Predicted 3D model of RNase P RNA and transfer RNA as a complex of 362 nucleotides.
It holds a member of the Rfam family "Archaeal RNase P". A reference for the family is Frank and Pace (1998), "Ribonuclease P: unity and diversity in a tRNA processing ribozyme", Annu Rev Biochem. About the family: Ribonuclease P (RNase P) is a ubiquitous endoribonuclease, found in archaea, bacteria and eukarya as well as chloroplasts and mitochondria. Its best characterised activity is the generation of mature 5'-ends of tRNAs by cleaving the 5'-leader elements of precursor-tRNAs. The family's RNA type in Rfam is ribozyme. Its family is annotated with multimeric ribonuclease P complex, ribonuclease P activity and tRNA processing in the Gene Ontology.
RNA sequence: GCGAGCCGGCGGGCAGCUGCCGAGCCUUUGCUUGUGGAAACUCCACCCACAAUGCGGUAGCGUGGCACGUAAAGUGUCGGAUGAGAGUCCGGGCGCAGGCACAGAAAGUGGACCUCGCCAAGCCACAACCUAUGAUGCGGCGACGCUGAGCGGCUUUGUGAGGGUGAAAUAGCCGGCCCACGUUGUGAAAGGAGUAAUAGGCGCCUGUGAAGACCGCGUGAGGCGCGGGUACUCCGACUAGAUGAAUGCUGCCUAAAACAGAAGGUGGGUUACGGCCGGGACGC
RNA sequence: GGGCCGGUCGUCUAGCUUGGCUAGGACAUUGGCUUUACGAGCCAAAGGUCGCCGGUUCAAGUCCGGCCCGGCCCACCA
Repeated sequence: GCGAGCCGGCGGGCAGCUGCCGAGCCUUUGCUUGUGGAAACUCCACCCACAAUGCGGUAGCGUGGCACGUAAAGUGUCGGAUGAGAGUCCGGGCGCAGGCACAGAAAGUGGACCUCGCCAAGCCACAACCUAUGAUGCGGCGACGCUGAGCGGCUUUGUGAGGGUGAAAUAGCCGGCCCACGUUGUGAAAGGAGUAAUAGGCGCCUGUGAAGACCGCGUGAGGCGCGGGUACUCCGACUAGAUGAAUGCUGCCUAAAACAGAAGGUGGGUUACGGCCGGGACGC
Repeated sequence: GGGCCGGUCGUCUAGCUUGGCUAGGACAUUGGCUUUACGAGCCAAAGGUCGCCGGUUCAAGUCCGGCCCGGCCCACCA
C1' cells in the first nucleotide's frame, strides 16, 4: 500500500431565491424558530387516561445463568458453542409424571433377548450327530492362507465379556412437567368539556343477584343483542406543534450521498440505507 | 393511530396445539383406452423452494424471532 471480515460513531455547514409554507414577537421593513437516526415496523416498557368487581387464591400469559437495574434494555461477570483472530451467538431444573419417529438386543427403566468363555448339575452314549464338498489347531480386522483325520452331543442354573444400530447407549436431550419472579383490562379512535340530530324504540337475562377466565369472602344494578341518529369544535397536545396535516428550490465546501419524512410524550429493540471517520484482530 | 387474522402444486384447500415414513385431496393440465369424431366415462402421469431469512432440535409446513405481501375491525349520542 491492497484485500475479505468484526465493533463503534457521525449522518453536516455556509450563502442566495431579500422568497414559498407553519408558528411566535413586532408591526410592514423585519427578527427568531421549525422532521429522523431511524420519525418506519408496532416488538417491548413507562408516563397519562378511563372502566367499579375490592381482597386472597387457582388457572392463563410473560420472563429466565449471576450482580446492578422499573425492566425482557444496557453494563460487568461465569459457563457453553462457533471462528485463525478480532468477535458473535446461546444460557433456570430433570426429583415426580410424559416424549425421543426409523434403525437397533435394548431409547431412558427393573431387566428381557442373542453370541462366546468358565464352573456346577442332569440326560444320552464304545452308538448317534459332524467330517477329504476338510475334523482339529495356528496366523490374519477381514477376504483368506497354512496344517491334514479326527471330534463326544444336548439341556439348565450361576458368573464374566461382547452385541454390526443411532443424533444420543446407562446416562443424556426436550417440552404447554417442575421451579422462581412478574402480571386487571382497554388504549389518545384512551378520555374531559361544549354542541347537533334521532326512536330514553324492540327482544333476552337480572335482588331466586347484573358485572371477572374460575373459586372463596365481600360490593350491589345493571348487562347482552338488534335497530335508529349525527356535524363537529376546544382541551388532552408541548420553546416545531400541525389536524385532508407546515418544514421548499438553487449554488459552494467537504465524504455529504443513500434510506427515508413527526402526529400525545419518553426510553429501548428490530429492520432499511450506504458516504465518511475511528478502534481491535488477520492475510498478501 | 390502535387492534386482529391469513400466505401450502395453475386454482380452492387438509395437515399447524402430538415436530417424524415420499406434504394428502378436489378441479384444471398432459398421455393412454373407449368413440367414425367430439363430449362424457375409465386408467395413469406430471405439477409444491409450504411467502422470505435466521434460530432451537437428531429432525421444522408445524416451535421461536425478524422482514415482505394481502385482508378485516374501530368514532360519538340516547